[in-house]
Predicted 3D model of a 1563-nucleotide RNA (small-subunit ribosomal RNA) from a Dehalococcoidales bacterium. The sequence is in RNAcentral, with records from ENA. The organism belongs to Dehalococcoidales, within Bacteria.
RNA sequence: AAAUUGAGAGUUUGAUCCUGGCUCAGAAUGAACGCUGGCGGCGCGCCUAACACAUGCAAGUCGAACAAGAAAUCUCGAGCUUGCUCGAGAGAGUAAAGUGGCGCACGGGUGAGUAACGCGUGGGUAACCUGUCCUUAAAUCUGGGAUAAUCCACCGAAAGGUGGCCUAAUACCGGAUACAGUCCUGAAAACCGUGGUUUUCAGGAUGAAAGCUGACCUCUUCUUGAAAGUUGGCGUUUAAGGAGGGGCCCGCGUGCCAUUAGCUUGUUGGUAGGGUAAAGGCCUACCAAGGCUACGAUGGUUAGCUGGUCUGAGAAGACGGCCAGCCACACUGGAACUGAAACACGGUCCAGACUCCUACGGGAGGCAGCAGUGAGGAAUCUUGCGCAAUGGGGGAAACCCUGACGCAGCGACGCCGCGUGAGUGAAGAAGGCCUUCGGGUCGUAAAGCUCUGUCAAGUGGGAAUAAAACCGUGCAUUUAAUAGAUGCACGGUAUGAAGGUACUACUAAAGGAAGCACCGGCUAACUCCGUGCCAGCAGCCGCGGUAAUACGGAGGGUGCAAGCGUUAUUCGGAUUUAUUGGGCGUAAAGAGCGUGUAGGCGGUUGGGGUAGUCAGAUGUGAAAUCCUUCUGCUCAACGGAAGAAGUGCGUCUGAAACUGCUCAACUUGAGUACGAGAGAGGAAAGUGGAAUUCCCAGUGUAGAGGUGAAAUUCGUAGAUAUUGGGAGGAACACCUGUGGCGAAGGCGACUUUCUGGAUCGAUACUGACGCUGAGACGCGAAAGCGUGGGGAGCAAACAGGAUUAGAUACCCUGGUAGUCCACGCUGUAAACGAUGGGCACUAGAUGCUGCGGGUAUUGACCCCUGCUGUGCCGAAGCUAACGCAUUAAGUUCUCCGCCUGGGGAGUACGGCCGCAAGGCUAAAACUCAAAGGAAUUGUCGGGGGCCCGCACAAGCGGUGGAGCAUGUGGUUUAAUUCGACGCAACGCGAAAAACCUUACCUGGGCUUGAACUGCUGGUAGUAAGACCUCGAAAGGGGAAUGAUCCUGCUUUGCAGGAAGCCAGCAGAGGUGCUGCAUGGCUGUCGUCAGCUCGUGUCGUGAGAUGUUGGGUUAAGUCCCGCAACGAGCGCAACCCCUGCCUUUAGUUGCCAGCGAGUUAUGUCGGGCACUCUAAGGGGACUGCCCCGGAUAACGGGGAGGAAGGUGGGGACGACGUCAAGUCAGCAUGGCCUUUAUGUCCAGGGCUACACACGUGCUACAAUGGACGGUACAGAGGGUUGCAAAGCCGCGAGGUGGAGCUAAUCCCUAAAACCGUUCUCAGUUCGGAUCGCAGGCUGCAAUUCGCCUGCGUGAAGUUGGAAUCGCUAGUAAUCGUGGAUCAGCAUGCCACGGUGAAUACGUUCCCGGGCCUUGUACACACCGCCCGUCAAGCGAUGGAAGCUGGGGGUACCCGAAGUCCGUUGCCUAACCUUGUGAGGGCGCGGCCGAAGGUAAACUCGGUGACUGGCGCUAAGUCGUAACAAGGUAGCCGUACCGGAAGGUGCGGCUGGAUCACCUCCUUU
Repeated sequence: AAAUUGAGAGUUUGAUCCUGGCUCAGAAUGAACGCUGGCGGCGCGCCUAACACAUGCAAGUCGAACAAGAAAUCUCGAGCUUGCUCGAGAGAGUAAAGUGGCGCACGGGUGAGUAACGCGUGGGUAACCUGUCCUUAAAUCUGGGAUAAUCCACCGAAAGGUGGCCUAAUACCGGAUACAGUCCUGAAAACCGUGGUUUUCAGGAUGAAAGCUGACCUCUUCUUGAAAGUUGGCGUUUAAGGAGGGGCCCGCGUGCCAUUAGCUUGUUGGUAGGGUAAAGGCCUACCAAGGCUACGAUGGUUAGCUGGUCUGAGAAGACGGCCAGCCACACUGGAACUGAAACACGGUCCAGACUCCUACGGGAGGCAGCAGUGAGGAAUCUUGCGCAAUGGGGGAAACCCUGACGCAGCGACGCCGCGUGAGUGAAGAAGGCCUUCGGGUCGUAAAGCUCUGUCAAGUGGGAAUAAAACCGUGCAUUUAAUAGAUGCACGGUAUGAAGGUACUACUAAAGGAAGCACCGGCUAACUCCGUGCCAGCAGCCGCGGUAAUACGGAGGGUGCAAGCGUUAUUCGGAUUUAUUGGGCGUAAAGAGCGUGUAGGCGGUUGGGGUAGUCAGAUGUGAAAUCCUUCUGCUCAACGGAAGAAGUGCGUCUGAAACUGCUCAACUUGAGUACGAGAGAGGAAAGUGGAAUUCCCAGUGUAGAGGUGAAAUUCGUAGAUAUUGGGAGGAACACCUGUGGCGAAGGCGACUUUCUGGAUCGAUACUGACGCUGAGACGCGAAAGCGUGGGGAGCAAACAGGAUUAGAUACCCUGGUAGUCCACGCUGUAAACGAUGGGCACUAGAUGCUGCGGGUAUUGACCCCUGCUGUGCCGAAGCUAACGCAUUAAGUUCUCCGCCUGGGGAGUACGGCCGCAAGGCUAAAACUCAAAGGAAUUGUCGGGGGCCCGCACAAGCGGUGGAGCAUGUGGUUUAAUUCGACGCAACGCGAAAAACCUUACCUGGGCUUGAACUGCUGGUAGUAAGACCUCGAAAGGGGAAUGAUCCUGCUUUGCAGGAAGCCAGCAGAGGUGCUGCAUGGCUGUCGUCAGCUCGUGUCGUGAGAUGUUGGGUUAAGUCCCGCAACGAGCGCAACCCCUGCCUUUAGUUGCCAGCGAGUUAUGUCGGGCACUCUAAGGGGACUGCCCCGGAUAACGGGGAGGAAGGUGGGGACGACGUCAAGUCAGCAUGGCCUUUAUGUCCAGGGCUACACACGUGCUACAAUGGACGGUACAGAGGGUUGCAAAGCCGCGAGGUGGAGCUAAUCCCUAAAACCGUUCUCAGUUCGGAUCGCAGGCUGCAAUUCGCCUGCGUGAAGUUGGAAUCGCUAGUAAUCGUGGAUCAGCAUGCCACGGUGAAUACGUUCCCGGGCCUUGUACACACCGCCCGUCAAGCGAUGGAAGCUGGGGGUACCCGAAGUCCGUUGCCUAACCUUGUGAGGGCGCGGCCGAAGGUAAACUCGGUGACUGGCGCUAAGUCGUAACAAGGUAGCCGUACCGGAAGGUGCGGCUGGAUCACCUCCUUU
C1' cells in the first nucleotide's frame, strides 16, 4: 500500500418541447466465415450426436507370504553312426502361470439425469464409520483339516468346463489367555437439558493373533558353525487416542410458468418388530386421521451447483469452457457380491437395443481414459516422445507400472513481445490522378549517397531443469554389540523425454518479410470516371430516375496492423422493469362503485424484556482468481512470495433512541347516547290534472297532412277544424337554480306507511376500538335474454314515397320487437373530474346550499363570524405544455390497482361465468420505425366577424346560331418545321410564309467547309472580275486577260512581310437534347397592402410582441392606446401627358385693328392682340366656414375656384408563389453530331380538310339601304419616299410631274346634317360563292397575293344551355394614321369625331385583405384517409383424421438378485457318534426391471377444407373519419346493409356556430 470513480449520438415534425421505441459508438468470446499472413513466448482447442467405434496403449505389484518350476545358450563328460543322443554344471530358483497380500472405490473422462439437503454457507451428530499413516499400552501361546497350481483322463468350433491323485502358506479353522473392549445387573459423582452423556466402583457373560527377514554368540546345546536364544527391521492381534477421509440431520440461500389451485394412503403421527456403521415409514404389522398449500403445494418446462468469468461507476445483469471444490453418470434399465469404503468407467449377474465371431449348438463386446476413425456440424488437433521431473500404486529395497503428468507436433483460436530498416536526398525526376490549364498531389516518397544488423538463413560453442535414491566414511540413537536399522554431515557413482533446445559468437546481406477495412451523417477520412430507380449499397436515417463525396473502378486520404473485417452471442449505453433510479388528468397506465377477510401501515405517556437495529470481540469465509507491494523469465504476456480483500454466516459481550412484544395508563383519532332542522336518498300502496291517440255524438265542407320542393298517406263511405261525452297507457310543464340527496349507477306531480345516510349544537360515556384492502361478497345506465301481463305515444328491423350517378342513408308517410309492470338473468358504457382511498400541512378574493353564534331590531333583511357541502378567480409551488392550485395535478406519510413502442389484439387457444348474445382472464408468430401528447407558424373549412374589387346587383353592348377571316386541336401528308395548354395557350412567339424568310420534305452538290481565330508549309501567270461549256441552280470543267500594299537594299529588279489563294493541323458549325443544370427577360396572384429587420421584453422551445386593439383611409394612410422603441422594402409623393392662368419667344403658325390684291382663299404689306406652338412659372393645401368625432386622425356639407378632397390618365409592380414561359431572340454548363444533326442550291411544304374549339369581321335591316348635296378632326408618315394640279380610264389604275428632307408640300376623314327614294319582303336587306374581263407589285402571283368592273346572289329574319366587356368623355358607334412591308391587315399599336344608361345595396356567386376559431392537412383540401372485393407473398387459429413423444393408473407375465421359509439332495476341520447341529445346493414365497393388455390424460408434427391477420409505386367499388368533413363525432348495446357503415336506446364533450342564462373580474 491494497478505493481511483458515471460522456453520448442518429431517427417521428414545416419547425418545437415532451413521451416513447428502434439503431450506433465500448468491452468481451472455447468462436466461425472472407481476404491476407514474417518470427517467438505463454495459454487454449467437439459448444453439435451422453451418436457409433477398427487398432494400440491407459492398473498393477510383491519370490523378504507360499508350493511347484522351465527353455535357448555355454562348459565338461560319456556313447558313437562324426553329427546326433544322453548325463552333470552354469543359465536359475530366472521366465511365465497359480495360491496368498495390498491396490483396482485413487488418478483420468463427461454433464445425460437432477429444481434436490444436489450445491453454497453456517451449524448438529448425546444417532455414526474410518483400511493404509502417526502416538501410547499390551500381546503374538497351542493345535488341526483342506485346496489351487502341477500331473492324469474327458467334453467343447470357440469361450470355457468336468472328474480323479498329490502339496504349501502371512489362505482356512479349533482351543488357551486378555484388567482394559462389548453387553447385562447394582451403586455413586459430575455435566447437559429432546431425558441422556461422561467418569468411578463391584459382579457375570462374551471376545485375538502369523509369520517373514537381517545380524550376533553374552548365557544353554551340539561345536567349521549353527540351533534354541538374544537383538534389529517389516508384518499380525487387542485397546485407547490423533490426523486425514466419509455417512446422516438441520437453519438460510439457490430458475421460469397460476392459461398448473388444490396435492397426499406409507400418505402424517404413534406402538411393536425388522434393517443399517448410524437417527428415521427406511421396511413390515396394528392403531389414529392426519400432513402440505396463495410466504405458491401439486404439475409442467428448463438447468449439473460453486469458487469464479464477462460487462457495469455501482447496485446489478449474463455466463459456469480452461483451472480448483462438490455432485451425478459410465451402451440402456435393474440387482446384488467382495471390501475399511462400491451397489464399482477399463468387476459380476439378469433383461433390452446394437455390433462382431460361429462348426448354428453357442459365445464375445461397451473410448463420456490417451491418441485415432466414421457420422453430425459453420466448427475444434498427433493412432508422437518420456517416466528425466512432480504425483500415485506395489515392494524392505533395487525396481516395476503409470496416455496422471512432463514435453514435443498441428491450428493467427486468444493474449503478449519483435521485425519488415535508419539517416541524407528537390531536377520537387518519370509515371499515375486531378485541374480554374496557371498548376496541385502521390512526395523525401522513389532513385542516388552514407549507415545499422533485430528476426529469418548458414557455421560453431552451449546451459539450468538433478536431487533424492544408491555406495563409502564420520557422528548420534537403538542394542550386550564396534552387527543391523534409523537420522544427520561429508565424499563418491549413475540418471535428461524436451534437445544440440534456450542462450551466445561469427559469416554475408537492405537483402527473405504488409495487409485489411473504411472515407453521406452518426464517425476520423474527397475527387474523377462509369452506370442512370438499372446494376447495386444499407447498422439506423437513407442513397441510385444523366453532373451520385452513399452503387462499381481509379487516384488520394483515414483507421488498425500480422492481422483486418463480417457474422453470432453477452453485458453496457437502456433511469427502456427505475432498491440505488420511472410513472398513471390529456402521451401506455386509477379497477364502474361499495362492504369487508388475510396482509401491510398505525395516536399520547410510563415500566419491563432485547426479536429487529447498532457497536465491539471472536470463529469461519479452501486454494487459485481480482487488488497491493516485492520479485523471476532481456520487457511484456506468464510465473513466484508476502499481504489486503472477500460487503456473508455462526458465537460471545454490550447499548436501549427507534420498530416489534408485554404490562399499566391517557383522550386528541374513531365511536355511542341526547336535541334540532334540510333533502328528486330508497321501497311499497293510493290519488291527481294537462297533453297525445282512439271510440261515440253534434256542427261543418273539400281538402288535410307533409317538405327545400314534392310524393307515398288520410278524406265526399264526410277527413282536417271545432263542441260534448267516454276509454286507455305512458310521462309528470311552470316551480328548476354550475340548487339538493346518494358509494356509484342514478333520483323530479301529490298523499300515506316503512327505511338508510349525512349535517349542526351542547354535554356525557367507551378508551386506539383506526386507515387501506389481494382473494371474496354485494350494488351496477342503456341495450339485450326468459316467463307472464300491458301497449297511448315514440320507434331498431321492415314497407312505401322522395333525393341521388347509385342511396341498403340523411327527409317524409306508415310500422313490429322494444320502451311500461312483476319475477329472474346479463354485468357492460366517453360507468369521466378520462384525476383510487385515508391523515396532516401550505396566501387570499368572491358566490350559492344546510345548520349555528354575535351585534342590532317588534320582526324580516343587511353586517360580522364557526362548521358541512358545492362553484368560479387567483399566489407560492408543480407541470412537456395545456393547465392544477385548501374540493391540488402543491408538500409528506400510508395501503391498494394499473403501465412499459405501434400494429397483430383486448384477438387465438385454455380455463371460469352466462339460456343466449357475450363477459372476465389473456398470448405468440409475423410486421413497422415509428405510433403518440401539448403547444407554434402556415394552409384550408360547404366556421364566424369586419372590409374591398364591374365580384354580384342595376344598366348598355356583345359572344354562343349564319357566312367569311384568323389561331388551335384533330386528321391527312414525303413534309404539313418548332414552341405556347385553366385563369395566366389558342388574330400567341409571327410589327407581314409566293422565292427569300425556313428551322420541315424530295432531289442535286461541298467537306478546315457559307462565316471566325491561330500555327506550319507552299503560292506570279497567283488573287480577281468578265468569257465559253455541262447543269434547274448550286457546282464542275476550259481558255484568254491579269494585279495591290508596306519595309529594306546593291532600285527596269531582288529580298522580307501583309492581304488573297492552296495543302495540312488546332479547331469551326449545329433553330440537335436538357427552361427539371442556368443567366437574362417575361407572365401571374396584383397596384392587392402587404413583407421584414435591429435592440428590448415574454416563452424551456418552435415562436410571440412590434404588425394585435379603438377609430379612420384607396392604402401597415393617419390618429389614439399599448412592453415595446425604432428602422427598411412596399403605399403615397417626387417623373410624363392633360385641364386654368401667366411670363418669354413669334416662323413654316395666327389675323383683331390698318393698307393692298383676288371670283375666292393670310394671297401680299404689316402686326403678334387672340388661337396655337414650346420653354419656364403660378395654381389645390381639407387652406377657409359649419356640423359630427376622443378636443385626434378623419368624415359630411358649403364658399370661392378652370379644377376639391389621390382632379383625369400614364410610367412605376414589395417579400415571395407557380421546378409558370423561353436552350427557337441572346448568353451559357453538360451531353450528342463532325464527307453530317454542318453547309449550298432547285422544287415542294408551313396555305392540306369528314370535324371540334377560341378570337374577330360582315350581317340579318327603316335609329336602316341607295342616290344627291353640305360640313367639322387629331395624331402620324414621307427622298429606294409622299406625290399635287392637269389629262386618260366606269373603276382599280395609268400618265404626269409642281411642291416637299416637311407647323411651309403631299398623304387627308367618316359617321353627322339637308333633301329624294325604298315600305317590312329573304327585300333596292345581306353579301358568301362562282364565272368572265381587267389593274398593281414583284425575277416569278399555278400550288399561294391584293385590288377593280360586269354578272351570279348562299347562309342569315337577333341566336339554347352558358358566357364576356364596361361606372364618363367611359360604353356604344364613326372614320383616320402608323409599324411590319416590293406587294399583301377583318390582326396589332395609336388618333380624334359623335356620345349614353345605371349603381337600391353587399344577402348571394368569384377573387382578395385583416382578426378569430377548428384541424388527423404541411407536396399544405387538386390535402389526408376508411372498408369490402381482386392479385402475389408470409406467418398463424380451427378442422374429419393420420402420426410421434411423455408421465401416471389398473391388470397380466415376471429375469437376475437380496430377504424369508423349507419335509428334497450334498456336506473335510469344531462339537459329537446323531436319520444331529451348522453350512451349501435345490425348491417355494414377498418384492421386483424389461415386456404385454386396457381406458383415459398431456405435449408436438402433419392435414382436404376453412377463419381472420400482416406486407406489397401507380387494380375495382364507393367516401365513413379529419373543417360544423358537408347528417357533429365518439362509447356501450341491439338490429340491418356489397363495403366503409346506417338506424334505435342510453351516455360523453375529447363538438363548430349563434343566442340566452349563470358565475367570475373591473368600474